């Protein structure tokens, strides 16, 4: 010094915030959406979630 596994800790899972669960990672890292075209330009399109539920904003509809 290198590389494997454990254990603590921290970090991420395409738009906010908490809680649980669950995944993935070790800053050289996980992460950083989909489709279409004359492709690095353009245009179209789903979802505040990785799952559960809240609350918040936002979009539709009906009632007051």
């Nucleotide at each position: 010094a290198u590389c494997a596994c454990a254990a603590c800790c921290g970090g991420u899972g395409a738009u906010g915030g908490a809680g649980u669960c669950c995944a993935c990672c070790g800053c050289g890292a996980a992460c950083c959406g989909u489709c279409c075209c004359g492709u690095c330009g353009g245009g179209a399109c789903u979802g505040a979630u990785g799952a559960c539920c809240c609350c918040u904003g936002c979009u539709c509809u009906a009632c007051c």
A computed fold for a 64-nucleotide RNA from a Gammaproteobacteria bacterium, annotated as Fluoride riboswitch aptamer (crcB RNA motif). Model confidence (mean pLDDT): 76 of 100. The model forms 100% of the base pairs in the Rfam consensus. It was read from a public genome assembly, where an Rfam model found it.